[in-house]
Order: sequence, then structure tokens, then C1' cells
RNA sequence: AGCUCAUCACGAGGGGCGGAGGGACACGGCCCGACGAAGCCCCGGCAACCAGCUGACGUGAACUCGCGAUCCCGCGAGGCCGCCGCCAGGCAUGGUGCCAAGUCCGUCCUGUGGCGAAAGUCGCGUGCAGGGAAGAUGACGA
Repeated sequence: AGCUCAUCACGAGGGGCGGAGGGACACGGCCCGACGAAGCCCCGGCAACCAGCUGACGUGAACUCGCGAUCCCGCGAGGCCGCCGCCAGGCAUGGUGCCAAGUCCGUCCUGUGGCGAAAGUCGCGUGCAGGGAAGAUGACGA
């Protein structure tokens, strides 16, 4: 990198350099931008994904005992200051991430309305809802 899982309706500013683009890809929209885009730097902030802290829950494992058994092992009981799993709370300390608009909206599917055609179904650059795909971030990780 790929795979897997989780989240994506909330949240979060200012300065310097820079100098015309940017909002993931393609397309259609819509928006941001010389009242200064992308990118880089400094300070600040948001956020509980991972680590770390506290607590709750669980025989899930090790282990102990008993019975059975040739070995492997099987059955039953026990087994939470410790291991493991999982949940909650707190913490911005560390590792990331992020600081316009629902991932800016849509394009694939389903349902339901609307419109149109048709005759028993189909169509739509139409509304709403849901689910996917793709993407982003984190964890795992060759």
C1' cells in the first nucleotide's frame, strides 16, 4: 500500500510569506477567493480515534480442586488487587487528525409522492426518506 473495523448532521481563530486558484477523482450544479485562493511557517483553538488515568461488568484465559480417561483430552465446580475482553467517566499529557457550507449537493439501488407518456408498464438533470459506491480520519498493518 491493500484488507478489516469504527466515525463522518456538532465543534474550532489570528498573523507572516506567497500571488490565482480552491472545494478528493470525472461530470452537472452550487459556493469560497485581489475585502487575497492553493501551499509553507508561527502562535492559538476544536475534538476523546489510539496510548495513558479511574471505575463498573464478564469465566473469556491462565490457574486450582474433583471425577473419568492409555495419551491427547472430556465433564463439573471454583477462578476478577493480577491477564484478557468490553462499557462508562475524566483528562488535550503523548501520537495523530481537524479549524466555510451534512463528506457543499447530486450522478448507483430501494421505497414513497409529483409530472409525463403509455396500457398494465416505462420515463424524469423532480420532492422526501433510506441503503450503497467512492472519499476523508483513526486503529490494525505487509
This is a predicted structure of a 142-nucleotide RNA (SAM riboswitch aptamer (S box leader)) from Mumia sp. ZJ1417. It matches the Rfam family "SAM riboswitch aptamer (S box leader)". Its family is annotated with regulation of gene expression in the Gene Ontology. The prediction has a mean pLDDT of 81.